[in-house]
RNA sequence: CAGAGUAGGCGGAUAUGGGUCAAGUGCCGAAGGGACGGGGAGUUGCCCUUUGGACGAAAAGCCGGACAGGCUUGCCGUAGAUUCGCCGCAUCCCGCUG
Numbered sequence: 001c002a003g004a005g006u007a008g009g010c011g012g013a014u015a016u017g018g019g020u021c022a023a024g025u026g027c028c029g030a031a032g033g034g035a036c037g038g039g040g041a042g043u044u045g046c047c048c049u050u051u052g053g054a055c056g057a058a059a060a061g062c063c064g065g066a067c068a069g070g071c072u073u074g075c076c077g078u079a080g081a082u083u084c085g086c087c088g089c090a091u092c093c094c095g096c097u098g
Base pairs, nucleotide, nucleotide: 001098002097003096008087009086010085011084012083013082014081016079017078018076019075020074027053028052029051030050031049032048033047034046038094039093040092041091059073060072061071062070063069
């Protein structure tokens, strides 16, 4: 001098769920907690939980005596899983490989 590696984030695919009586997602705030390459430190950044606020979505067909229940096709900035791709330690010091 160059490089590797984490948590995590984003997007695609697959199958399985949840909701469609609106939860969830996204936005703004509060409180608490957590994590952040192998080691140390660590934010005004990230994540989680609880909570307040503003906004806000799509149903249709069929079976059925039925407003019960179910099936199919949709819909939701829907959930986690598997897999592929991309990004990737805020930053500082040390270490590792060449």